A computed fold for a 357-nucleotide RNA from a Pseudomonadota bacterium, annotated as Bacterial RNase P class A. Lineage of the source: Bacteria > Pseudomonadati > Pseudomonadota. Rfam family: Bacterial RNase P class A. About the family: Ribonuclease P (RNase P) is a ubiquitous endoribonuclease, found in archaea, bacteria and eukarya as well as chloroplasts and mitochondria. Rfam classes the family as a ribozyme. It was read from a public genome assembly, where an Rfam model found it.

RNA sequence: UGAGUCAGCCGGGCAAUUGCUGCUGGAUCGUCUGAUCCGGUGGAGGAAAGUCCGGGCUCCGCAGAGCAGGGUGCCAGGUAACACCUGGGAGGUGCGAACCUACGGCUAGUGCAACAGAAAUUAUACCGCCCGGUUACCGCAAGGUAGUCAGGUAAGGGUGAAAUGGUGCGGUAAGAGCGCACCGCGCGACUGGUAACAGCUCGUGGCAAGGUAAACCCCACCCGGAGCAAGGCCAAAUAGGAAUCCGUUAAUGUUGCUCGCAUUGGAUUCGGGUAGGCCGCUACAAGCCUGUGGUGACACAGGUUGCAGAUGAAUAAUUGUCCUCGACAGAACCCGGCUUACAGGCUGGCUCAACUU
Numbered sequence: 001u002g003a004g005u006c007a008g009c010c011g012g013g014c015a016a017u018u019g020c021u022g023c024u025g026g027a028u029c030g031u032c033u034g035a036u037c038c039g040g041u042g043g044a045g046g047a048a049a050g051u052c053c054g055g056g057c058u059c060c061g062c063a064g065a066g067c068a069g070g071g072u073g074c075c076a077g078g079u080a081a082c083a084c085c086u087g088g089g090a091g092g093u094g095c096g097a098a099c100c101u102a103c104g105g106c107u108a109g110u111g112c113a114a115c116a117g118a119a120a121u122u123a124u125a126c127c128g129c130c131c132g133g134u135u136a137c138c139g140c141a142a143g144g145u146a147g148u149c150a151g152g153u154a155a156g157g158g159u160g161a162a163a164u165g166g167u168g169c170g171g172u173a174a175g176a177g178c179g180c181a182c183c184g185c186g187c188g189a190c191u192g193g194u195a196a197c198a199g200c201u202c203g204u205g206g207c208a209a210g211g212u213a214a215a216c217c218c219c220a221c222c223c224g225g226a227g228c229a230a231g232g233c234c235a236a237a238u239a240g241g242a243a244u245c246c247g248u249u250a251a252u253g254u255u256g257c258u259c260g261c262a263u264u265g266g267a268u269u270c271g272g273g274u275a276g277g278c279c280g281c282u283a284c285a286a287g288c289c290u291g292u293g294g295u296g297a298c299a300c301a302g303g304u305u306g307c308a309g310a311u312g313a314a315u316a317a318u319u320g321u322c323c324u325c326g327a328c329a330g331a332a333c334c335c336g337g338c339u340u341a342c343a344g345g346c347u348g349g350c351u352c353a354a355c356u357u
Base pairs, nucleotide, nucleotide: 001353002352003351004350005349006348007347008346009345010344012322013321014320015319016318017317018316020043021042022041023040024039025038026037027036028035029034045328049339050338052337053336054335055334056333057227058226059225060224064259065258066257067256069223070222071221072220073219074088075087076086077085078084089103090101091100092099093098104218105217109216110215111212112211126157127156128153129152130151132149133148134147135146136145137144138143165183166182167181168180169179170178184207185205186204187203188202189201190199191198192197231279232278233277234276241270242269243268244267245266246265250264251263252262253261284306286305287304288303289302290301291300292299293298
């Protein structure tokens, strides 16, 4: 200097005029709810998005038990909790910094693997190799060549993503863990580690019956339901309406079925009234700073701050100026995560390459 990787930040600014809205001070009007005016002070995000997870909160006279159903899936921690985060293990990608993993079980069972290939599981012989018989030809003979029959073989070649461990030596008619050495694999012990796991530690076995569970399935652990349009309060109005069916051997009770428990009504159709206001609604598992402990996520202690609460839906319009010339994009009960989108700009750590000293 360039390339890369990990983490963090900003994401139009400033000024003036007019306008919107929460809280608050004052004044005037008003029976109440309130209305108007003048001040002060706040007013969309890093993802507010997706609605994918987890909760807080609210309601349900069962939220109890079982089955069904659903979720997670290496180990240990963190957290209110989680499918999240942190650290570690195993496997893999990269020269590396780093990154990825849907990571329990195929010896419980059942499936699946197109095409090619002889053959896709304890299978098989396409080309081959070996031995024997036989026919023809050559040859004095030994034997050789070609075809054919029966047998042995899976070491060589071919097909395929994958073909029943690898290399070497011996052995064999030719071969094969057939035997041996080493590697690999299974089992056991020992050592280290909380554990997952690891070991150029020891012993033993010629050992192999493959792959796939993001296939069905098995195993371990976890799971009431519904949701702020939850749920409460006030005011007003109407018709305390009519009909039908079931009704304790029944029905209803916030996923389904069964049992239990509780209650005494339940369901359907027609018709009538209301759609207003207030609460919930923002002080919270909250933000920031410091110290201590921890590899870390984070925890504890102290200090400090209050940062939108609309309800057909508030933060906009105009002008001037600066510049990085402006991307993705607007809260609707709240919080912790994950995922996706993003113009341009800034900061730091680490890795690699080249050059110079």